[in-house]
Context: one part of a larger RNA
RNA sequence: UGACGGGGGCCCGCACAAGCGGAGGAACAUGUGGUUUAAUUCGAUGAUACGCGAGGAACCUUACCUGGACUUAAAUGUAGCGUGACCGGUUUGGAAACAAACCCUUCUUCGGACAAUUUACAAGGUGCUGCAUGGCUGUCGUCAGCUCGUGCCGUGAGGUGUUGGGUUAAGUUCCGCAACGAGCGCAACCCCUAUUUUCAGUUGCCAGCACGUAAAGGUGGGGACUCUGGAGAAACUGCCGGCGCAAGCCGCGAGGAAGGUGGGGACGACGUCAAGUCAUCACGGCCCUUACGCCCUGGGCUACACACGUGCUACAAUGGCGAGUACAGAGGGCAGCUACUGGGUGACCAGAUGCGAAUCUCAAAAACUUGUCUCAGUUCGGAUCGGAGUCUGCAACUCGACUCCGUGAAGGUGGAAUCGCUAGUAAUCGCGCAUCAGCCAUGGCGCGGUGAAUACGUUCCCGGGCCU
Numbered sequence: 001u002g003a004c005g006g007g008g009g010c011c012c013g014c015a016c017a018a019g020c021g022g023a024g025g026a027a028c029a030u031g032u033g034g035u036u037u038a039a040u041u042c043g044a045u046g047a048u049a050c051g052c053g054a055g056g057a058a059c060c061u062u063a064c065c066u067g068g069a070c071u072u073a074a075a076u077g078u079a080g081c082g083u084g085a086c087c088g089g090u091u092u093g094g095a096a097a098c099a100a101a102c103c104c105u106u107c108u109u110c111g112g113a114c115a116a117u118u119u120a121c122a123a124g125g126u127g128c129u130g131c132a133u134g135g136c137u138g139u140c141g142u143c144a145g146c147u148c149g150u151g152c153c154g155u156g157a158g159g160u161g162u163u164g165g166g167u168u169a170a171g172u173u174c175c176g177c178a179a180c181g182a183g184c185g186c187a188a189c190c191c192c193u194a195u196u197u198u199c200a201g202u203u204g205c206c207a208g209c210a211c212g213u214a215a216a217g218g219u220g221g222g223g224a225c226u227c228u229g230g231a232g233a234a235a236c237u238g239c240c241g242g243c244g245c246a247a248g249c250c251g252c253g254a255g256g257a258a259g260g261u262g263g264g265g266a267c268g269a270c271g272u273c274a275a276g277u278c279a280u281c282a283c284g285g286c287c288c289u290u291a292c293g294c295c296c297u298g299g300g301c302u303a304c305a306c307a308c309g310u311g312c313u314a315c316a317a318u319g320g321c322g323a324g325u326a327c328a329g330a331g332g333g334c335a336g337c338u339a340c341u342g343g344g345u346g347a348c349c350a351g352a353u354g355c356g357a358a359u360c361u362c363a364a365a366a367a368c369u370u371g372u373c374u375c376a377g378u379u380c381g382g383a384u385c386g387g388a389g390u391c392u393g394c395a396a397c398u399c400g401a402c403u404c405c406g407u408g409a410a411g412g413u414g415g416a417a418u419c420g421c422u423a424g425u426a427a428u429c430g431c432g433c434a435u436c437a438g439c440c441a442u443g444g445c446g447c448g449g450u451g452a453a454u455a456c457g458u459u460c461c462c463g464g465g466c467c468u
Stems, first nucleotide, its partner, number of pairs: 007468007015458002019421004026313001028311006034304002042053002064299002067296002070293001077121004084114001088103006106113002124288002127286003133282002135277003138273001140271001145184006151160003164175003190265004195233007205222002209220003236259001239253001240251004315414001319373006331362003336355002340351004380411001385406007427450007
């Protein structure tokens, strides 16, 4: 000077408390450990690994294993030796890669171009080292801190400033002070959202006018309204009252769409963990070079006594089933989304139309209402299994999703211990997208609908900040 203390003081955070809903018990999905295996490729391991890299493992991917091949599959250029073949097509062998046989076949200014073959360099490596590294990232933590110049103090390490008294979400700001200033952080500037003015009016809208329909902005027309998207306005403790030296705090009083950072996002200081990544990429060193390179077939990454994490579905009546019917937002679409018609119980199929989309379409929103069931392992629950099919795709055996019929398991609210959340939040309900032929998506990322309870308080648990 720091760090630490079952030392002290002050303060904060879903940290506790007050509440609501979970997980831990069951079945299944998924990841991991372990075990097994020819291989179950590799990495990630308290918080900060475990629905993580992976925003798509049937082949491919693929890095792993078995077996069969090659010595160059792909890039670059130089040099040498020769050649006009190679490519393509057919047949045979083969699991394929590939091999063999046959057929076909260039330009030319004769220098060559071009292409392939061969040789040597050269390549190639998801081989090792994240404790040699760059870049990127997690975390403490969106915590309020971390420093510097000059001056002053101290022999010096260092201190001061940055401490003190108030205040704040904040080293935010005021006052005081041997300090005076400054920088990186905080805040603001950026984006979305909440109100409004103006401009613009198609593909969006329809109040008034006219036409028209079974119905329909369907048509003429209109710019009022909604909306779309440009430019502005608006919020600053600005006003009032109280407290205070001031900063500020309180009334949340007025006005206002919004009130004290309005709500959300992006944004992450100096540094910590030799944290993570050599398998995104890049790169030092080491290693392999007829193999640790490369091509192909089939298998594996999907195994299964078990253990853990994260989820989904339930155990039912605030419910299940049948019928009826209303209201979103944000997105996607040409190797695509498909209206509509017909067939099929259905997944889907056949035809056909519009749309590169504010025009057409995915598209039905679901929670809602009503009838029935009457507390049962049930009309709860849907695992598992049998049969028959649909679709994608060379190909669904290992190992796809979906449909129909049948089957109908565990499960009656979950021990110790534990997690999330303070408002349009939790809970609950559905919709969309990326990846993608298809899909193991119950995951991830978004979107809207309905919409709570509670916070006395800071004694205690956990983490953090300042002073001592």

Model confidence (mean pLDDT): 81 of 100.
A computed fold for a 468-nucleotide part of an RNA from an uncultured prokaryote, annotated as small-subunit ribosomal RNA, 3' major domain.
The RNAcentral record of the full RNA draws on ENA.